FMN riboswitch aptamer (RFN element) from Cohnella faecalis, 184 nucleotides, folded computationally.
């Protein structure tokens, strides 16, 4: 550097004023918020180098060579950049000769254990479903930059319909960072 079935630590944000009304952070106007990873023309920092200009200093001079300063930002590295792109995760669904767990009917048995069939859960695989974006500007290039106007947003509760209250969730989690053991 690379692998791994291993540890560990982290891993989601937001209703504020105002109307209506018996009731509303759920409706109406105004505000607010944007998960992980990739791309990405943003932004910044570094740097041995490249290139350009200049200065000393060596060779007579073009020119070369060392050295040093600025500049560029070509080259490299090293962090940052999209809720609407490209994949992924929560929630729901549905499937399996997978694994645990229960349960009852029925057979096998004298009876119990236990095994078959037969159901349910839970957990893993695997697969569905799941939301939303265009105009102008630069430019070879942008649904990403800039600039303007828009759009979206699991289930379940509720005194009334929920991105933002309340629950499942002291859960899960895509993945992040560091360590371990192996190999080279």
């Nucleotide at each position: 550097g690379c692998u791994u079935a291993c540890c560990u630590u982290c891993g989601g944000g937001g209703c504020g004023g105002g109307g209506u009304g018996u009731a509303a952070u759920u409706c109406c106007c105004c505000a607010c918020c944007g998960g992980c990873g990739g791309u990405g023309a943003u932004c910044g920092g570094c740097g041995c180098g490249g290139c350009g200009c200049g200065g000393a200093c060596g060779a007579c001079a073009a020119u070369c060579g060392u050295u040093c300063g600025c500049g560029u930002g070509c080259c490299g590295c090293c962090g940052u950049c999209a809720g609407u792109c490209c994949g992924u995760g929560a929630c729901c669904c549905g499937u399996c000769u997978g694994u645990c767990u229960c349960c009852u009917u029925c057979g096998a048995u004298c009876g119990a254990a236990u095994c078959g069939c037969g159901g349910a859960g839970a957990c893993g695989g695997c697969g569905g479903u799941g939301g939303a974006c265009c105009c102008g500007g630069u430019g070879c290039a942008a649904u990403u930059c800039c600039g303007g106007g828009a759009c979206c947003g699991a289930c379940a509760g509720u005194g009334a319909c929920a991105g933002u209250c309340u629950g499942g969730a002291u859960g899960g989690g895509a993945g992040a960072a560091g360590g371990a053991a192996g190999c080279g």